This is a predicted structure of a 99-nucleotide RNA (TPP riboswitch aptamer (THI element)) from Calidithermus roseus. Its Rfam family is "TPP riboswitch aptamer (THI element)". About the family: Vitamin B(1) in its active form thiamin pyrophosphate (TPP) is an essential coenzyme that is synthesised by coupling of pyrimidine and thiazole moieties in bacteria. It was read from a public genome assembly, where an Rfam model found it.
RNA sequence: GGGGGUCAUCGGGGGUGCUUGGCUCAAAGCCAGGCUGAGAGAUACCCUUGGAACCUGACCCGGUUAGGACCGGCGUAGGGAGCGUGACGGGAACAAAGC
Numbered sequence: 001g002g003g004g005g006u007c008a009u010c011g012g013g014g015g016u017g018c019u020u021g022g023c024u025c026a027a028a029g030c031c032a033g034g035c036u037g038a039g040a041g042a043u044a045c046c047c048u049u050g051g052a053a054c055c056u057g058a059c060c061c062g063g064u065u066a067g068g069a070c071c072g073g074c075g076u077a078g079g080g081a082g083c084g085u086g087a088c089g090g091g092a093a094c095a096a097a098g099c
């Protein structure tokens, strides 16, 4: 000095489902709970090219469940948003001495 990692900061990207009860003529929507999860509309969470955050495939396939991207396949598939800025380190090896 470069690359990566962690933290901070600026910019950008992303998802927000299933289910129970109520409000409502009904629908949509809202309110209060339950399930999984980092996050189910938080000014939060996650991801930012070493990119599975997330989207398409997909009203997909198998399993599971009260139900559901809940689990897995699909996936060495195709896409997808910064080579942004700053700070931060240990160990090993080699050499010498000794055996």
Base pairs, nucleotide, nucleotide: 005088006087007086008085009084010082011048012047013046014045016042017035018034019033020032021031022030023029054079055078056077060073061072062071063070
The source organism's lineage runs through Bacteria, Thermotogati, Deinococcota, Thermales and Calidithermus.